[in-house]
RNA sequence: UCCUUUCAGGGGAAUGAGGUCUCCCCAAUAAUCGCCCGCCGGCUGAUGACUUCUACCCAAGA
Numbered sequence: 001u002c003c004u005u006u007c008a009g010g011g012g013a014a015u016g017a018g019g020u021c022u023c024c025c026c027a028a029u030a031a032u033c034g035c036c037c038g039c040c041g042g043c044u045g046a047u048g049a050c051u052u053c054u055a056c057c058c059a060a061g062a
Base pairs, nucleotide, nucleotide: 010026011025012024016053017052018051019050020049021048034043035042036041
């Protein structure tokens, strides 16, 4: 200096914030940056999942 493994951490998972959970992913040249469609055009969701809040959308009542 390089490679591999283990431990402890770090980062990420289609738009915001808090908490929790990993039999998830990645090793910085990374993980990740939604889907359908040849084009035109179209569709779902603030989560990876759970929960709380905020924003947005729909319906009803006062």